[in-house]
Molecule: transfer RNA
Organism: Patescibacteria group bacterium
RNA sequence: GCGCUCGUAGUUCAAUGGAUAGAACGUUGGAUUGCGGAUCCAAAAGUUGGGGGUUCAAGUCCCUCCGGGCGCA
Numbered sequence: 001g002c003g004c005u006c007g008u009a010g011u012u013c014a015a016u017g018g019a020u021a022g023a024a025c026g027u028u029g030g031a032u033u034g035c036g037g038a039u040c041c042a043a044a045a046g047u048u049g050g051g052g053g054u055u056c057a058a059g060u061c062c063c064u065c066c067g068g069g070c071g072c073a
Stems, first nucleotide, its partner, number of pairs: 001072007010025004018056001027043005049065005
């Protein structure tokens, strides 16, 4: 340099172009306990990597840039 692939919550990951973008773990608060752990209840946490385009509607499709991984040279 070329090709492929990935980027979504603090972490690991879901999500036929269509409901308020969800789950687990973690965090915080509460219940329980002599205290903790475990368990149960609740809550917070997202510019879906940046920008642009297509569409009535984009996390999803297209272009470009940034970053990670793999392959080829």